[in-house]
RNA sequence: CAAGUAGAUUGCCUUAUCGCUCAUAUGCUGAACUUGUUUCAGUAUUAUUUCUUUUCGUUAACUGAAAAGUUAAAUUGAAAAGGUACUGAAACAAGUUCAGCACUUGGGAGGAAAGUCCGAACACCAUAGUGCAACAUAGUGGUUAACAACCACCAGUCGUGAGGCUAGGAAAAGUGCAACAGAAAGUAUGUACAGGUCAUGCUGUAGUGAAACCGGGUAAACUCUAUGCGGUGCAAUGUCAUGUAUACCAGUGUUUGAGGGCUGCACGCUCGAUGCUGGAGGGUAGGCAGCUAAAGCGUAUUGGUAACAAUACGCGUAGAUAAAUGAUAAGGAUCACGCUUUGGCGUGAUACAGAAUUCGGCUUAUAGAUUUACUUUAACA
RNA sequence: GGGGAUGUAGCUCAGUUGGCUAGAGCGCUUGACUGGCAGUCAAGAGGUCGUCGGUUCGAAUCCGAUCUUCUCCACCA
Numbered sequence: 001c002a003a004g005u006a007g008a009u010u011g012c013c014u015u016a017u018c019g020c021u022c023a024u025a026u027g028c029u030g031a032a033c034u035u036g037u038u039u040c041a042g043u044a045u046u047a048u049u050u051c052u053u054u055u056c057g058u059u060a061a062c063u064g065a066a067a068a069g070u071u072a073a074a075u076u077g078a079a080a081a082g083g084u085a086c087u088g089a090a091a092c093a094a095g096u097u098c099a100g101c102a103c104u105u106g107g108g109a110g111g112a113a114a115g116u117c118c119g120a121a122c123a124c125c126a127u128a129g130u131g132c133a134a135c136a137u138a139g140u141g142g143u144u145a146a147c148a149a150c151c152a153c154c155a156g157u158c159g160u161g162a163g164g165c166u167a168g169g170a171a172a173a174g175u176g177c178a179a180c181a182g183a184a185a186g187u188a189u190g191u192a193c194a195g196g197u198c199a200u201g202c203u204g205u206a207g208u209g210a211a212a213c214c215g216g217g218u219a220a221a222c223u224c225u226a227u228g229c230g231g232u233g234c235a236a237u238g239u240c241a242u243g244u245a246u247a248c249c250a251g252u253g254u255u256u257g258a259g260g261g262c263u264g265c266a267c268g269c270u271c272g273a274u275g276c277u278g279g280a281g282g283g284u285a286g287g288c289a290g291c292u293a294a295a296g297c298g299u300a301u302u303g304g305u306a307a308c309a310a311u312a313c314g315c316g317u318a319g320a321u322a323a324a325u326g327a328u329a330a331g332g333a334u335c336a337c338g339c340u341u342u343g344g345c346g347u348g349a350u351a352c353a354g355a356a357u358u359c360g361g362c363u364u365a366u367a368g369a370u371u372u373a374c375u376u377u378a379a380c381a
Numbered sequence: 382g383g384g385g386a387u388g389u390a391g392c393u394c395a396g397u398u399g400g401c402u403a404g405a406g407c408g409c410u411u412g413a414c415u416g417g418c419a420g421u422c423a424a425g426a427g428g429u430c431g432u433c434g435g436u437u438c439g440a441a442u443c444c445g446a447u448c449u450u451c452u453c454c455a456c457c458a
Stems, first nucleotide, its partner, number of pairs: 002376009012332007020108004026102020051082006058073006110352001114363002117361005122233004129267004135228004139153005154168001155166004169224002174222002176218002186214001191206005237289004248279005259271003282457003296315008333350007382454005388448001391407004400438001409425006431447005
């Protein structure tokens, strides 16, 4: 240098303008709630006049001929209003919450967000039951919350090699399957030639075939062994609001019980009667919670061959709902093509792809760039 | 978001304990019958069994991955 093997990282950048979404702070507007003040209305105060005022009385004294008037009454009658307490309404003020608008600040797709192939968290159904069936896994040991994932080793197989791949338990429990060819295909009805024997597929060779007696092959054929395994999935589930007719038809059932509890069968448990199933209708097409801090990520050290684990420090990272994460302009980077005065110039392109409850894996798609370790051949130095 | 099915000739479909050359109907091509067409008859072509990989002596069929197409599932009383 070429060809390869096994990994790791990254996967367009910058600026300006406009726009989307989430959070946050402020202002304005509106709504709801709470508290306070004022006004008005109602009820109560009742054994009370006792806190204030007013009216009508009673008694005593005085004035007056009388009617009447004045004063007094902490052992004085009656009534009304204020006041007080509660309730309601209105206005004003303050606070809280929510919505809209404006503006400030900050965050805003991935390594696969994909396929939904495994495994879990979480939620509901008996906190999940018993047996069978069905399904999954399969060398040995380890890692992990768990797994069919991952790591190490063994064995087999492919490759010159670095390395790759393996559904790698049992065929000596049983049943089955093997086209064509071949005498014969698994109960040997044993071909040809040669040898051997008293005799016989008794021995060797040949031919067909993937396989010819080898206690053969095949279990991604049934099966056996060991282990594991309840179901449904955020359209789970809870809650608020809105709205309607479960009209009508068929079947079935009401304690001798249909049916439900989301894969089959039996049992058990539990719910269970204007019920259940099917058809055919009616209504809603909204909000909130679940919802994003998590078995979380990065770096360092220690233990371990490794997967991985522990400790310390730091970070703290989208939550939309027909569904945001974008558009335009300029400049740059990379690649391709063309021109070239080898300085550059012009044109075009920028992979796969797009969160939807959340994680751990696997598989699949992926232009290009960077990087680590290693292998092989030939040539050159 | 979560399930289920499908793919075989140009079209519609068969094809099972894995095995003989993968078939049928329509369509297509050629020939004959006809003056010509239609029609009939005869012969023929046409297939990577969606794709890739594996198991097996052998795969449309068994297993895994992947792609395409179709389809079902909201809530209330």